[in-house]
Context: one part of a larger RNA
RNA sequence: GGAUAAACGCUGGCGGCGCACAUAAGACAUGCAAGUCGAACGGACUUAACUCAUUCUUUUAGAUUGAGAGCGGUUAGUGGCGGACUGGUGAGUAACACGUAAGCAACCUGCCUAUCAGAGGGGAAUAACAGUGAGAAAUCAUUGCUAAUACCGCAUAAGCUAGUAGUAUCGCAUGAUGCAGCUAGAAAAGGAGCAAUCCGCUGAUAGAUGGGCUUGCGUCUGAUUAGCUAGUUGGUGGGGCAACGGCCUACCAAGGCGACGAUCAGUAGCCGGACUGAGAGGUUGAACGGCCACAUUGGGACUGAGAUACGGCCCAGACUCCUACGGGAGGCAGCAGUCGGGAAUAUUGCGCAAUGGAGGAAACUCUGACGCAGUGACGCCGCGUAUAGGAAGAAGGUUUUCGGAUUGUAAACUAUUGUCGUGAGGGAAGAAAUUGACAGUACCUCAGGAGGAAGCUCCGGCUAACUAUGUGCCAGCAGCCGCGGUAAUACAUAGGGAGCAAGCGUUAUCC
Repeated sequence: GGAUAAACGCUGGCGGCGCACAUAAGACAUGCAAGUCGAACGGACUUAACUCAUUCUUUUAGAUUGAGAGCGGUUAGUGGCGGACUGGUGAGUAACACGUAAGCAACCUGCCUAUCAGAGGGGAAUAACAGUGAGAAAUCAUUGCUAAUACCGCAUAAGCUAGUAGUAUCGCAUGAUGCAGCUAGAAAAGGAGCAAUCCGCUGAUAGAUGGGCUUGCGUCUGAUUAGCUAGUUGGUGGGGCAACGGCCUACCAAGGCGACGAUCAGUAGCCGGACUGAGAGGUUGAACGGCCACAUUGGGACUGAGAUACGGCCCAGACUCCUACGGGAGGCAGCAGUCGGGAAUAUUGCGCAAUGGAGGAAACUCUGACGCAGUGACGCCGCGUAUAGGAAGAAGGUUUUCGGAUUGUAAACUAUUGUCGUGAGGGAAGAAAUUGACAGUACCUCAGGAGGAAGCUCCGGCUAACUAUGUGCCAGCAGCCGCGGUAAUACAUAGGGAGCAAGCGUUAUCC
């Protein structure tokens, strides 16, 4: 000098774009953050036209009441898809975690795309509901009824799966691919519509997307850590997995790693990048993007195409809350917000209008993702706080050798302008439409009037900028050298000056 997720002191006009708990992965009141589908299903509630019956009247008709059927609407429950995405945090992790380059002849992949083939015929339940009972509650038990795209057999089925014996081609060791044979096995669901048709369902193949696994190389400090290791290293059989594998198990062998630093200890999420530097390099990993890990602590599985399952389940621990003491409920490292900690870090805001996501045939619903607004000079950038003239060089201040010098064209005064701001009027784009939170915002026009807008640090040398007074090794200053003990350009105050400027200085950290 540059830089910062900064803080502190003094000061503070406006706008644009960014950024904002680095500390206690401490504890959390309250609200919201994941739902959706009635075109899968049976009910419940509500209800228009209509039909029947009844009563009244002003009797071709109108009104009242009841029943039936039923368009439409709402929805607790069964069922489907989604809650594995999005969002948060960096505790753990020195590891195939990450980066990079390869491999899988050892693998999976819902929704999506393409192609081929198919959907025949049955069954038994159950929630809801009704009744009974238990409980303070959370909730639960039992009896009876009912539906489905919920559940279960049977049929059919190949180029699918398993077994078996072949053949051709190829390779990378186990083998891979194609073809044809035999035996055995495995499937399905309907809905909307007058219909056409559309949306779904089942099996298979290929793709795309997303993942899983393996390997080479790279990835902090310490030897005042030198030996470490028994599922340990390898083999065989078996199990398990989507898949390979000590992944697990029984047996057998005694291996495996290590001064090219094993093991142990400490520290740490990794990267694209960012800062700095001429570069080499050094430092760093906030924001944005990719990957990983975690979700009160520890453990476990279930469901599912997919699980570290944040707003799922079970168990144990700590903590908090409710309780009728028998028992229950909870998890902000989502968005706001509270307490605490700290030098220190924001609103319990608006909207789904845009972009994106989930569900739905759609209308649409949900979306603290996101878009916006609010707070903070926290950072970067831009603008303003006037412009021109104006010497009696006014007054005042400071200083003085008392002549003057300086503040200083500075002010007053004269003229001008209107950026920002103020008031009034108009008023967007962002959306294809009758859809705009932002927002009467940005922007444009008019009016008036210098009015509303400058500070901070420094002035001994380094280093741009000097005098007076006070103080008297005191009070104090200080980044280094150093200054102050009676003439201090170094302390304090004043005048003057220098630098930067809505900031200026200090502290901290990096180059």